A computed fold for a 76-nucleotide RNA from a Candidatus Saccharimonadota bacterium, annotated as transfer RNA. The source organism's lineage runs through Bacteria, Bacteria candidate phyla and Candidatus Saccharimonadota. Its Rfam family is "tRNA". It is annotated as a transfer RNA. The prediction has a mean pLDDT of 80. The sequence is in RNAcentral, with records from ENA.
[in-house]
């Protein structure tokens, strides 16, 4: 330098023929108990890496960029 791949909640990750963003764990509140743990219920939490484009509509398609990983090639 080239190619491929990844970037989504605090963490680990789902989310393909574009249509209002999810799970587990964690966190908060409540229930329950004499009390604690386990358990049950409810809830909060996300500019979907960044900037553009297409579209009525983009996490998803297209272009560029950043960072991580893998592979390949050239020069010294």
């Nucleotide at each position: 330098g080239c190619u491929g791949u990844g970037a989504u909640a605090g963490c680990u990750c789902a989310g393909u023929a574009g249509g209002u963003a999810g799970a587990g764990c964690g966190c908060a509140u409540c229930c329950a108990u004499g009390g604690u743990a386990a358990g049950g219920a409810u809830g909060a939490g996300g500019u979907c890496c960044c900037g553009g484009g297409u579209u009525c509509a983009a996490a998803u398609c297209c272009c560029g960029g950043u960072c991580g990983c893998a592979g390949c090639u050239c020069c010294a």